[in-house]
RNA sequence: AGAGUUUGAUCCUGGCUCAGGGCUAACGCUGGCGGCGCGCCUAACACAUGCAAGUCGAACGGGCACUUCGGUGCUAGUGGCAGACGGGUGAGUAACGCGUGGGCAACGUGCCUUUUUUCUGGGGAUACCGUUUCGAAAGGAACGUUAAUACCGAAUGUGGUGUAGUGGUGGCAUCGCCGCUGCAUUAAACUGUUAGGGAGAAGAGAGCGGCUCGCGUACUAUCAGCUAGAUGGUGGGGUAACGGCCUACCAUGGCUACGACGGUUAACUGGUCUGAGAGGACGAUCAGCCACACUGGAACUGAGACACGGUCCAGACUCCUACGGGAGGCAGCAGUUAAGAAUCUUGCACAAUGGGGGAAACCCUGAUGCAGCGACGCCGCGUGUGGGAUGAAGGGGCUUUGCCUUGUAAACCACUGUCGGAUUGAGAAGAAAAGCCCUAUAAAGGGCUGGGACAGUAUCACGAUAAGAAGCACCGGCUAACUACGUGCCAGCAGCCGCGGUAAUACGUAGGGUGCAAGCGUUAUCCGGAAUUACUGGGUGUAAAGGGUGUGUAGGCGGGCUUGUGCGUCGGAGGUUAAAGACCCGGGCUUAACUCGGGAGCUGCCCUCGAUACGGCAAGUCUUGAAUGUGAGAGAGGAUGAUAGAAUUCCUGGUGUAGCGGUGAAAUGCGUAGAUAUCAGGAGGAAUACCAGUAGCGAAGGCGGUCAUCUGGCUCAUCAUUGACGCUGAGGCACGAAAGCGUGGGGAGCGAACAGGAUUAGAUACCCUGGUAGUCCACGCCCUAAACGAUGUAUGCUUGGUGUUCCCAUUUAUUUGGGAGUGCCGGAGGUAACCCGUUAAGCAUACCACCUGGGGAGUACGAUCGCAAGGUUGAAACUCAAAGGAAUUGACGGGGGCCCGCACAAGCGGUGGAUUAUGUGGUUUAAUUCGAUGCAACGCGAAGAACCUUACCCAGGCUUGAAGUGCAGCUGCCGGCCCUUGAAAGGGGGCUUUCCUUCGGGACGGCUGCAGAGGUGCUGCAUGGCUGUCGUCAGCUCGUGCCGUGAGGUGUUGGGUUAAGUCCCGCAACGAGCGCAACCCCUAUCCUUAGUUGCCAUCAGGUAAUGCUGGGAACUCUAAGGAGACUGCCCGCGCAAGCGGAGAGGAAGGUGGGGAUGACGUCAAGUCAUCAUGGCCCUUAUGUCUGGGGCUACACACGUAAUACAAUGGCAGGUACAGAAGGCGAAGCCGCGAGGUGGAGAUAAUCCCCAAAACCUGUCUCAGUUCGGAUUGUAGUCUGCAACUCGACUACAUGAAGCUGGAAUCGCUAGUAAUCGUGGAUCAGCAUGCCACGGUGAAUACGUUCCCGGGCCUUGUACACACCGCCCGUCAAGCCAUGGAAGCUGGGGGCGCCCGAAGCCGUAAGCAAUUACGUCUAAGGCGAACUUAGUGACUGGGGCUAAGUCGGAACAAGGUA
Repeated sequence: AGAGUUUGAUCCUGGCUCAGGGCUAACGCUGGCGGCGCGCCUAACACAUGCAAGUCGAACGGGCACUUCGGUGCUAGUGGCAGACGGGUGAGUAACGCGUGGGCAACGUGCCUUUUUUCUGGGGAUACCGUUUCGAAAGGAACGUUAAUACCGAAUGUGGUGUAGUGGUGGCAUCGCCGCUGCAUUAAACUGUUAGGGAGAAGAGAGCGGCUCGCGUACUAUCAGCUAGAUGGUGGGGUAACGGCCUACCAUGGCUACGACGGUUAACUGGUCUGAGAGGACGAUCAGCCACACUGGAACUGAGACACGGUCCAGACUCCUACGGGAGGCAGCAGUUAAGAAUCUUGCACAAUGGGGGAAACCCUGAUGCAGCGACGCCGCGUGUGGGAUGAAGGGGCUUUGCCUUGUAAACCACUGUCGGAUUGAGAAGAAAAGCCCUAUAAAGGGCUGGGACAGUAUCACGAUAAGAAGCACCGGCUAACUACGUGCCAGCAGCCGCGGUAAUACGUAGGGUGCAAGCGUUAUCCGGAAUUACUGGGUGUAAAGGGUGUGUAGGCGGGCUUGUGCGUCGGAGGUUAAAGACCCGGGCUUAACUCGGGAGCUGCCCUCGAUACGGCAAGUCUUGAAUGUGAGAGAGGAUGAUAGAAUUCCUGGUGUAGCGGUGAAAUGCGUAGAUAUCAGGAGGAAUACCAGUAGCGAAGGCGGUCAUCUGGCUCAUCAUUGACGCUGAGGCACGAAAGCGUGGGGAGCGAACAGGAUUAGAUACCCUGGUAGUCCACGCCCUAAACGAUGUAUGCUUGGUGUUCCCAUUUAUUUGGGAGUGCCGGAGGUAACCCGUUAAGCAUACCACCUGGGGAGUACGAUCGCAAGGUUGAAACUCAAAGGAAUUGACGGGGGCCCGCACAAGCGGUGGAUUAUGUGGUUUAAUUCGAUGCAACGCGAAGAACCUUACCCAGGCUUGAAGUGCAGCUGCCGGCCCUUGAAAGGGGGCUUUCCUUCGGGACGGCUGCAGAGGUGCUGCAUGGCUGUCGUCAGCUCGUGCCGUGAGGUGUUGGGUUAAGUCCCGCAACGAGCGCAACCCCUAUCCUUAGUUGCCAUCAGGUAAUGCUGGGAACUCUAAGGAGACUGCCCGCGCAAGCGGAGAGGAAGGUGGGGAUGACGUCAAGUCAUCAUGGCCCUUAUGUCUGGGGCUACACACGUAAUACAAUGGCAGGUACAGAAGGCGAAGCCGCGAGGUGGAGAUAAUCCCCAAAACCUGUCUCAGUUCGGAUUGUAGUCUGCAACUCGACUACAUGAAGCUGGAAUCGCUAGUAAUCGUGGAUCAGCAUGCCACGGUGAAUACGUUCCCGGGCCUUGUACACACCGCCCGUCAAGCCAUGGAAGCUGGGGGCGCCCGAAGCCGUAAGCAAUUACGUCUAAGGCGAACUUAGUGACUGGGGCUAAGUCGGAACAAGGUA
């Protein structure tokens, strides 16, 4: 000192959370020792038992005991002193209670110190005791006797007090102090005796107390008014003393926004904790003060109390009781119960310190000193130290199987022996006194006696053994520390973010590691971090936040100069700021904690001396702030009245006829009873076109025809007057759009509500036709708006440019300047950025208002205003970890611009209807194996399921296995043949039967065993590889530089151009890479070379015919190499790139046509069943073999195809022309045919296969047909172990649906579509599929508005899983807190009345004791209100909760901004 968390990323705002420190703590796990501290925070709940305040015989009489008779000891009572201290607690108290500093001339004071002085002489009682007596007891009663330092007179009066005088002195008004005189009044106690102690009257002191004043001392205004002893006076009373402290009378005051009164909470302080500090929180232990003592009241005694262990009364509670009556008060120390998360022993001692009594010894002391319990805290120590690598073995963990790690850890060697335990021994300090004795006897000194709870403790010594002593939390990030297994959104974790859905460093366990350590974590709480309440030290255009505007009161702040004062302010000195604590320096416990001494300090208050700049106050003066005056000026500024024209509507009349009106399209509506249209006249209300302008005016709201009257403000010029008169402004007051309300008018148009018509799934809307309030006027309310510049008012300062309104001055000029407004652009500067920028959001000053996470909520309650609607003020519980601002990159838009594509359009042909084939879904099944599922699955994997394939099902077998590898043991095969069983596989049996050899064995096999095989089992969401798709779309990036706080931008955008990020130009960019293009293959033209199996023009031969033969190398062709095309040329346009031209030339012309070629990436796209592969799973089975079945099922749905529906055709006959590929099989013969037979030729330019449509002729004549061929029957052929499930083909017979196909939808731009056949792969056989090949061979494209997809730029965005997005509200369900509510219950304080204990006071009676009465008054009772909690049927909204319902409000122009 910071960090995590909002986003795809960024900056900011802003909350939440964490790391630190503390604690009277508690809980969990663990626990060796010691020292020093601390220990009911809750029930001021209730308390058993013991103790906590007594002492004095040197005050008194008596009694008892002992006696050496001298006395000694003990003591119930009288009497004295002390029980007002010490100890406890924090309920009450917001107060002179506390703190701090003053005052008392308004006071008191036992014991103590000191000074002066006195202690003379009498009297009458009484307790104890004795007798009688009441009562259960506690306690009394009557009579009798007696003493005092008890009580009462008298004397004396140093003195005191009162009063009357008088002298001095001081002050503060009353008066104080020191003296003197007169008068009055006022004391006492004695005891002991060698000493001494005590008493009285006074003075002084010290200490203590009482009263009083200034200042400080919690929250709340949702508490705004409070007060009758209340404020003051006079007389009186009372007190130690002032005082309404009390009382009678008189007056009507007193307090309050600087917060009275009320409510809530709380003892206060020194200090403690934290913090850099300022602050904030707290008030245990220790110390000071206050208050209280079961609850309430009261006094008595006393120096002191209204009294914790005293009295009286009342109340509640507990106990005893003979029921009549009594007793009690742990918030003393221990202890008990209860409450609670939680807090100790019914200990020892008065040895020390201190207190009470006493002359003293001494007694008492749960104060105190000690011990006990508790890791509750702080501090200290220990559990060993050093060496030791073969990095041992073994174990654990992990592993890539090599190892690595635990780990110098251990073993082993050397050393030490704290602490604890055991043994033996020694053993404190704390002790000073007192008492007695001595001296010089006052102080002081010396000696002697005796004295320790703690404690045989601390401490020391003895000697031995590594021996007896380590845990807890954490290890995803923050935050130091990582792997394995288990689990599988389960169990669980979590302080925040968040982990867990089969490879979890986040759960649980283990190994390892990290941190701290006799502790470690958790929880609660406080401060810090948090500048997150900002005094130090924040903000308010858009993040939360400027009041809607003005005027103005209190308050705050305030121009120049001079003088005074010295209040603030500043400086010096003094007093105080208790001790302790904290800080510094030292000392003592072995150290430390702890403790002792000294010092500084204690930021405050008071007193005093001084300074006078600044602020205040007082006085004087000035003109620049402000205002007034004079002269001009502009203006939708306001109010009232009058008036004008255009338009809408309505009414009357005319003309006129069938429609008008309205919309996307319609309909409702109006109209033949005459509308709309048009003309004329009239009525009425409202608003003022053009001018009109980021023009003007006003404080804001707002203000618009014209004229008049009244009136506010502003500006300019001139400088005359006043002389700071100013600025701001809590409350207050006034104004305040629209809508709304009240009363009365008015009502043309418009128009909530409402009605109707449409739209729609619905349409309580958008659109249309109507239409009431309202809109208008007058008066009165309301008082809110995105009342916005989302920007408070005032003043000053700080570069500029350019418009515009008004005024003034100036110039030769259409010039220039000044002032006041109003706009735009921009500099410095500011800002998170956007942006602001002399009209500040810059730099400053003054004052006001407001903000402090989102939601709940501008809600509830209360108060207040209002006729109401509602306004103002304005919370909490609960809940979330975000909500938000600006900007960035994408994506998206029923946003925009540009461009492309068989994308649309223009065409041609299809699909969707039929039948069949095939694939899929679904269903079925023992099984119908698996995968592929929008485009981009569905004639797909599968280039071919009868068995096999085959992965599925049933059944039968095998278990190192069907195949492969290694090792070990045994063995000699293998193969062939035969018998038997079986469906086969398999099982059983028989016959035959190896090679090499160095004789050890080896090769190749079989069997057994061990390693291990095997798996089309799972996970394509663990993967590799391969593939699809956007898309052959033109894009995707990088380096350096530059811009930006940053994400990012620039480059890659712009202007052109292109098929293209293709190229050119421009440019803070300059270059580069992957893509594009080109390079490759096929094809179109030509050339060269070559000439068999291909070719045949020329020459020759031959045939019925044929390159058939000789020959030829020209042509075709074959297959190798070249050429050719590049906008190269011309014209036009253009800066260029390039474009246009039926241009030239050319076989081909603008990438000639086709193919291969697929950027960065997207889809967790597809594939674990091609293959490979991590992990998991099976191992007499999920492996493997065999037979049979299934993958071929069939109500149905979809995709893709084939064939058709016919005449551009079918059928019959005739007849012609390919290419490519394969390896096959020709001729002949037989069969209607499939085919059979046959075997020439062919391992191939040699042989084989080798077209159809077209064309010609005939027929059919529009029909379910001579169309169509499904289906079925019969008979066959071929392949094959085998055609039943389940092949193809042939012949004959049969002859279904179908007559061109709804919504919708597909392909194609030229050798293309369409149409026709041919071949090939797979393959025993099986093709309507797939892949190739050629034949015939079109139509159309105006064009880019629209649909789809894509590219670039731009814009909006609340989207980023990116529109298949996000998201709102009602309803339904669960949970939670909360408001209202008929009421019900409890608490609180006050008011009125009644009753009224004890007690003080008063009055009366009485010789007195005492009694009676009266005022006051606790408790109690009644009553009406107030206030505050709890609860309450029902009810209101709110919040939260993966997958409910209905819609679709917002975000894009969100589809009506």
Description
A computed fold for a 1457-nucleotide RNA from an uncultured prokaryote, annotated as small-subunit ribosomal RNA. The sequence is in RNAcentral, with records from ENA.